A computed fold for a 75-nucleotide RNA from a Rickettsiales bacterium, annotated as transfer RNA. Its Rfam family is "tRNA". The sequence is in RNAcentral, with records from ENA and MGnify. Model confidence (mean pLDDT): 81 of 100.

């Protein structure tokens, strides 16, 4: 160089053209003598970046970016 394949709350992972959710963690209640474990509320992401199509984009196009895998060359 050239193909693919990820990129979403702190972590891990869903999602699907109709303006985003799960455990987990986290913060306050309850509970307990006091932890842990149970419960109940609650906060927190403009979906890598920037462009385009479209009423309407996380999603559909391309372009870069980053990780990670394949193949090429060159010493």
């Nucleotide at each position: 160089g050239c193909c693919g394949u990820u990129a979403u709350g702190g972590c891990u992972c869903a999602g699907u053209g109709g303006u985003a959710g799960a455990g987990c963690a986290c913060u306050u209640c309850c509970u307990u003598g006091g932890u842990a474990a149970g419960g109940a509320a609650g906060g927190g992401g403009u979906c890598g970046u920037g462009a385009g199509u479209c009423c309407a984009a996380u999603u559909c196009u391309c372009a870069c970016u980053a990780a990670c895998g394949g193949c090429a060359c060159c010493a």